[in-house]
This is a predicted structure of a 349-nucleotide part of an RNA (small-subunit ribosomal RNA, central domain) from Moraxella catarrhalis. NCBI's taxonomy places the organism under Bacteria, Pseudomonadota, Gammaproteobacteria, Moraxellales, Moraxella.
Context: one part of a larger RNA
RNA sequence: CUGGGCGUAAAGCGCGCGUAGGUGGUUAUUUAAGUCAGAUGUGAAAGCCCCGGGCUUAACCUGGGAACUGCAUCUGAUACUGGAUAACUAGAGUAGGUGAGAGGGGAGUAGAAUUCCGGGUGUAGCGGUGAAAUGCGUAGAGAUCUGGAGGAAUACCGAUGGCGAAGGCAGCUCCCUGGCAUCAUACUGACACUGAGGUGCGAAAGCGUGGGUAGCAAACAGGAUUAGAUACCCUGGUAGUCCACGCCGUAAACGAUGUCUACCAGUCGUUGGGUCUUUUAAAGACUUAGUGACGCAGUUAACGCAAUAAGUAGACCGCCUGGGGAGUACGGCCGCAAGGUUAAAACUC
Numbered sequence: 001c002u003g004g005g006c007g008u009a010a011a012g013c014g015c016g017c018g019u020a021g022g023u024g025g026u027u028a029u030u031u032a033a034g035u036c037a038g039a040u041g042u043g044a045a046a047g048c049c050c051c052g053g054g055c056u057u058a059a060c061c062u063g064g065g066a067a068c069u070g071c072a073u074c075u076g077a078u079a080c081u082g083g084a085u086a087a088c089u090a091g092a093g094u095a096g097g098u099g100a101g102a103g104g105g106g107a108g109u110a111g112a113a114u115u116c117c118g119g120g121u122g123u124a125g126c127g128g129u130g131a132a133a134u135g136c137g138u139a140g141a142g143a144u145c146u147g148g149a150g151g152a153a154u155a156c157c158g159a160u161g162g163c164g165a166a167g168g169c170a171g172c173u174c175c176c177u178g179g180c181a182u183c184a185u186a187c188u189g190a191c192a193c194u195g196a197g198g199u200g201c202g203a204a205a206g207c208g209u210g211g212g213u214a215g216c217a218a219a220c221a222g223g224a225u226u227a228g229a230u231a232c233c234c235u236g237g238u239a240g241u242c243c244a245c246g247c248c249g250u251a252a253a254c255g256a257u258g259u260c261u262a263c264c265a266g267u268c269g270u271u272g273g274g275u276c277u278u279u280u281a282a283a284g285a286c287u288u289a290g291u292g293a294c295g296c297a298g299u300u301a302a303c304g305c306a307a308u309a310a311g312u313a314g315a316c317c318g319c320c321u322g323g324g325g326a327g328u329a330c331g332g333c334c335g336c337a338a339g340g341u342u343a344a345a346a347c348u349c
Base pairs, nucleotide, nucleotide: 004320005319006318007303008302012317014201015200016199017198021194022193023192025088026087027086028085029084030083031082033081034080035077036076037075038074039073040072041071042070049065050064051063052062053061054060091191092188093187094186095185096183097182098181099180103177104176105175106174107173108172109171110154115149116148117147118146119145120144121143125136126135162169163168206247207246208245209244210243211242215241216240220236221235222234223233258316259315260314261313262312263311266294267293268292269291270290271289272288273287274286275285276284277283298305299304322349323348324347331342332341333340334339
């Protein structure tokens, strides 16, 4: 390479948008590029293969044939693919009504709690642990009442629940804004799917500048424990956690399962719509878009998956190819840095 694979054995890019490319619904006509058939020319000789001949045989030499699966041209065929034209509505989209939602951004605001500060009451402890000690307290702590300051997070509702492409999103109100579902008509008429490069988003930690800092808390200090204890436990405590703007671009970024489409038994929940029915009680039936539990066929090495597939097929992309060396070195690109990304080899088992 041909293959075979990618939930857990190596392997799905963290997730979108999208360029080139690849692929692409139904009908008719046309074309004849792909495709198919025939013909002609060419495809040197030698060699290989087949049938003969010559050296006593063989190797070797030699005659003929076949083959050279190719290329070009011509004449035809038209099912499929492609091109052109005309049309269609089942894919896709637009208009209208309705609906649910922690989807995103901004502004405002509420209550509980922790901490701190002022004041009152009040007196000897508080705190902490397995037990203690460090620590706080007669300069009046802790407890309790009252007033104030400030920051961060939003108990209950709350869910196997909802929304979002993913990361993720939770008090309440207002403003701006994205997507989704559903209903019945009308419209456009294949406008679609995927997507190398590219581009955007992307938890936490970290970085830059300026703010902010209640609680928590890497580092650090002290007290314990211990043979030691650079830990686990305790008392403190700075970055950080929060905000604005700008970087970083990684995670067990997980469903360890790429996106899209179609098909293939059922049963029981749950969320949002719609239709119908009636014993009008909130109940039943059907349908649709999600989200769960089980389970048949099928599949799988097994575990399991099973209409939300890991089943049956198709389209496109990404990735894997024994372990270590190594996601490392070197080089490139990116970054303020930390580092990221791309990515070997020697050697070794």